């Protein structure tokens, strides 16, 4: 330098045009003599950035940035 993949909650990831979600972690509660476990509940997101397509974009297109892999 070229090609491909990935970027979504603190972490691991789903969601592939129409409400942003799960598990773990965190706060509160029930239970217990107490802890753990279990159960209930709450909070947590400019969906990497910009532009475009569309009535509507996390999702489609272009550019940029970052990470990973391959080729040279």
């Nucleotide at each position: 330098g070229c090609u491909g993949g990935c970027g979504u909650a603190g972490c691991u990831c789903a969601g592939u045009g129409g409400c942003a979600g799960a598990g773990c972690a965190g706060g509160g509660g029930u239970u217990u003599u107490g802890u753990a476990a279990a159960c209930c509940u709450c909070a947590g997101g400019u969906c990497g950035c910009c532009c475009g397509u569309u009535c509507a974009a996390a999702u489609c297109g272009g550019g940029c940035c970052g990470c990973c892999a391959g080729c040279u």
This is a predicted structure of a 72-nucleotide RNA (transfer RNA) from a bacterium. Its Rfam family is "tRNA". The family's RNA type in Rfam is transfer RNA. Its family is annotated with triplet codon-amino acid adaptor activity in the Gene Ontology. The sequence is in RNAcentral, with records from ENA.